The RNA shown here (transfer RNA) has 73 nucleotides and comes from a marine sediment metagenome. Model confidence (mean pLDDT): 81 of 100. Its Rfam family is "tRNA". Rfam's curators write: Transfer RNA (tRNA) molecules are approximately 80 nucleotides in length.
[in-house]
RNA sequence: GGCAGGGUAGCUCAACCGGCAGAGCAGCGGAAUCAUAAUCCGUGGGUUGCGAGUUCGAGUCUCGCCCCUGCCA
Numbered sequence: 001g002g003c004a005g006g007g008u009a010g011c012u013c014a015a016c017c018g019g020c021a022g023a024g025c026a027g028c029g030g031a032a033u034c035a036u037a038a039u040c041c042g043u044g045g046g047u048u049g050c051g052a053g054u055u056c057g058a059g060u061c062u063c064g065c066c067c068c069u070g071c072c073a
Stems, first nucleotide, its partner, number of pairs: 001072007010025004019056001027043005049065005
């Protein structure tokens, strides 16, 4: 340099064919316990890597750039 896959919550990942951004774990509050863990109930948390375009509407499609992984040279 070329090709492919990926970048979404603190972490691991969903989100179909463009139509309300979610789950688990973690965190926080509570219950329970002599107490802690486990368990149960409740709860907050997002510039969807950055910029632009298309569209009534973009995490999703298009273009440029950045970063990560693999392959080729």